Large-subunit ribosomal RNA, domain II from a Sedimentisphaerales bacterium, 694 nucleotides, folded computationally. Its Rfam family is "Bacterial large subunit ribosomal RNA". Rfam links the family to the GO terms structural constituent of ribosome and ribosome. Model confidence (mean pLDDT): 84 of 100. The full RNA is in RNAcentral, with records from ENA.
[in-house]
Context: one part of a larger RNA
RNA sequence: GCCAGCGAGUUGCCGUCUGUGGCAAGGUUAAUCCCUUAAGGGGAGCAACCGUAGCGAAAGCGAGUCUGAACAGGGCGAUUUAGUCGCAGGCGGUAGACGCGAAACCACGUGAUCUACUCAUGGCCAGGAUGAAUCCGCCGUAAAAGGCGGAGGAGGUCCGAACUCAUUAACGUUGAAAAGUUAUGGGAUGAGCUGUGAGGAGGAGUAAAAGUCUAAUCAAACGUGGAGAUAUCUCGUACUCUCCGAAAUAGCUUUUGGGCUAGCCUCGAGUAACUUUCUUGCGGGGGUAGAGCUACCGAAUGGGGAUAGGGGCCCACCAGGUCAUCUUCCCCAACCGAACUCCGAAUACCGCAAGAAUUAUCUCGGGAGUCAGUCUGCGGGAGAUAAGUUCCGUGGUCAAAAGGGAAACAACCCAGACCGCCAGCUAAGGUCCCAAAAUCCGGCUAAGUUAUUAAGGAAGUUGAAUUGCUGUGACAGCCAGGAUGUUGGCUUAGAAGCAGCCACCAUUUAAAAAGUGCGUAAUAGCUUACUGGCCGAGCAGUUUGGCGCCGAUAAUGAUCGGGAAUAAGCCGGAUACCGAAGCUGCGGAUUAUUUGACAGGUUCGCCUGUCUUUUAGUGGUAGGAGAGCAUUGCUGCCAGCGUCGAAGCCAUACGGUAACGAGUGGUGGAGCGGCAGCAAGUGAGGAUGCUGGC
Numbered sequence: 001g002c003c004a005g006c007g008a009g010u011u012g013c014c015g016u017c018u019g020u021g022g023c024a025a026g027g028u029u030a031a032u033c034c035c036u037u038a039a040g041g042g043g044a045g046c047a048a049c050c051g052u053a054g055c056g057a058a059a060g061c062g063a064g065u066c067u068g069a070a071c072a073g074g075g076c077g078a079u080u081u082a083g084u085c086g087c088a089g090g091c092g093g094u095a096g097a098c099g100c101g102a103a104a105c106c107a108c109g110u111g112a113u114c115u116a117c118u119c120a121u122g123g124c125c126a127g128g129a130u131g132a133a134u135c136c137g138c139c140g141u142a143a144a145a146g147g148c149g150g151a152g153g154a155g156g157u158c159c160g161a162a163c164u165c166a167u168u169a170a171c172g173u174u175g176a177a178a179a180g181u182u183a184u185g186g187g188a189u190g191a192g193c194u195g196u197g198a199g200g201a202g203g204a205g206u207a208a209a210a211g212u213c214u215a216a217u218c219a220a221a222c223g224u225g226g227a228g229a230u231a232u233c234u235c236g237u238a239c240u241c242u243c244c245g246a247a248a249u250a251g252c253u254u255u256u257g258g259g260c261u262a263g264c265c266u267c268g269a270g271u272a273a274c275u276u277u278c279u280u281g282c283g284g285g286g287g288u289a290g291a292g293c294u295a296c297c298g299a300a301u302g303g304g305g306a307u308a309g310g311g312g313c314c315c316a317c318c319a320g321g322u323c324a325u326c327u328u329c330c331c332c333a334a335c336c337g338a339a340c341u342c343c344g345a346a347u348a349c350c351g352c353a354a355g356a357a358u359u360a361u362c363u364c365g366g367g368a369g370u371c372a373g374u375c376u377g378c379g380g381g382a383g384a385u386a387a388g389u390u391c392c393g394u395g396g397u398c399a400a401a402a403g404g405g406a407a408a409c410a411a412c413c414c415a416g417a418c419c420g421c422c423a424g425c426u427a428a429g430g431u432c433c434c435a436a437a438a439u440c441c442g443g444c445u446a447a448g449u450u451a452u453u454a455a456g457g458a459a460g461u462u463g464a465a466u467u468g469c470u471g472u473g474a475c476a477g478c479c480a481g482g483a484u485g486u487u488g489g490c491u492u493a494g495a496a497g498c499a500g501c502c503a504c505c506a507u508u509u510a511a512a513a514a515g516u517g518c519g520u521a522a523u524a525g526c527u528u529a530c531u532g533g534c535c536g537a538g539c540a541g542u543u544u545g546g547c548g549c550c551g552a553u554a555a556u557g558a559u560c561g562g563g564a565a566u567a568a569g570c571c572g573g574a575u576a577c578c579g580a581a582g583c584u585g586c587g588g589a590u591u592a593u594u595u596g597a598c599a600g601g602u603u604c605g606c607c608u609g610u611c612u613u614u615u616a617g618u619g620g621u622a623g624g625a626g627a628g629c630a631u632u633g634c635u636g637c638c639a640g641c642g643u644c645g646a647a648g649c650c651a652u653a654c655g656g657u658a659a660c661g662a663g664u665g666g667u668g669g670a671g672c673g674g675c676a677g678c679a680a681g682u683g684a685g686g687a688u689g690c691u692g693g694c
Base pairs, nucleotide, nucleotide: 001694002693003692004691005690006689011095012094013093014092015091016090017089018088019087020086021085022084023083026050027049028048032044033043034042035041054061055060064076065075066074067073098236099235101233105226106225107224108223109222110221117199118198119197120196121195122194123193124192125190127159128158129157130155134151135150136149137148138147139146163187164186165185168183169182170181171180202218204214205213239628240627241626242625243624244623249262250261251260252259253258263370264369265367266366267365268364269363270362275360276357277356278355279354280353281352282351283350284349290343291341292340297337298336301333302332303331304330305329308327309326310325311323312322313321314320373398375396376395377394378393379392380391381390382389403414404413405412418588419587420586421585423584424583425582429578430577431576432563433562434561438575439574440573441572442571443570444569450565456550457549460547461546462545463544464543465542466541467540468539469538477534478533479532480531481530483507484506485505488502489501490500513528517526518525589618590617591616592615596611597610598609599608600607601606629683631680632679633678634677635676636675637674638673640672641671648667649666650665651664652663654661655660
């Protein structure tokens, strides 16, 4: 992991509501006792409980009572009468209370054969090296000190086996081993290693101290018990169909992943109106959007002026003048504000009337779930006018919604799946092929733009507007001229149109600068402005619209979904078609409602069932309500079935909306079913479920 079996809302008591049955202003017995049976059962028992009256703390009084001085007011009652005892079901309380699951706490015991420390008594340490004290001899000294030689054999001394430890590395890591192997390494006469026996223990021991060790367990051992501890947490919680169908909000909370009440769902009963919803009309209040500000408060730009005050400069004083100055004032032009408003909508909200829907609203009661929401459009706050960000408001979707489109894609667009059909029409979106369906008309694009973005850039191209020049010949090109005073003056080595400074006149002309650029050391040379000729029709600019171009850079191989396309791209128009579980058609099921017929019941109001008919529905998580299927056992009936073959198992094209139920054949070899009831150890795929098998 698979298969099989087991595996989770139960039971007692108390309460409450619903259904149902008995009796009813009453209802009921408990313990106990008597009678009786195959099992059952029948009777007595009036103690007690609930109800029929309340009020008060109580005495107590009583349709009243309490408070109070009160015959006042006020509180709770009466005036408005249904209960009670069973049974079944829903829910709550109390108990382990749907199941499994802690980390822990406490009590009493068991452990020091492992290990830590201690005690008692034993054992063990090859070999080699070094050579302390001390002693002796000689030298040495006044004596010492000291030196040399010899003997000697100290040491938590050295090297290194046994022994013991475990530094480094590899292997091993479903191991040979729940800590090892191999190589390497530390200690190896010591605070050494070791055998045997003994001691002290769980908030305790022991500890050369690491929270170490105390039997593969230690920041409090192990066993049993309290004990099914507790778990606002996680996981799991088993057959079918039908009707309805949420919430992720508010308030409070040692509260924020929990809870309580309300909101929203469901079921039952009631009220039928000044209920509810929508549309239209009418009447309201408002201070948002917008707008405005010489209408306030505040902010604030440019220009002009000069009312007042301050400042700088001039001025000996007085008086005065002046300014890139500050505040104030006036004028012109333009403007800003959630906490500004002279103004001011649309919506929304409230009320009235009419119309439409027809109980949708509301009240009471039983049962819930929800309190992590999400994206998207619009209005905002926070943030960076960031976020698949965060916080509100208001719609929608998802959540709890399948289908079609967006290549794929909870939330976007279209559209809400009762079931069936080899029928039709459409939505969004599409119609060259993959892949269902298309043609026509008018433009644009040349970039494969289409099929990624900006500032910015560009004689891309195509429209529109506008300005200037132009047959008295424009624009471009070609031919020719482009001169003289003069090399202007200055400067400078030089400066001659052309380093620089100043000036920029005049003449001849069709025209020609004291020179537009290149060039020279300076000249020279080329060229331009300007003019004529040739040519012969448009040329040059500015503004603006459409579609394109550049800007355009990412890591495994590219791409529009792909192929491919010059339309099969983009804009505009026309007419078709395709396209969904939408709509329609046909058949069927079911719920509510409605018509009629029949049957049964009836308190004569009506109710229930079957068939028929009308209309409207039938997506669904949490959840509420309803109806069923199956399993095991019990009771009654079928005077049921069965060795002429029960259950179980295997096969099978049958029936039923489903859970499921038959028939037949085989296998099997002794029990089993149908109907009506009753009672549950009543339904398995999940719980890192439990046990077994593989």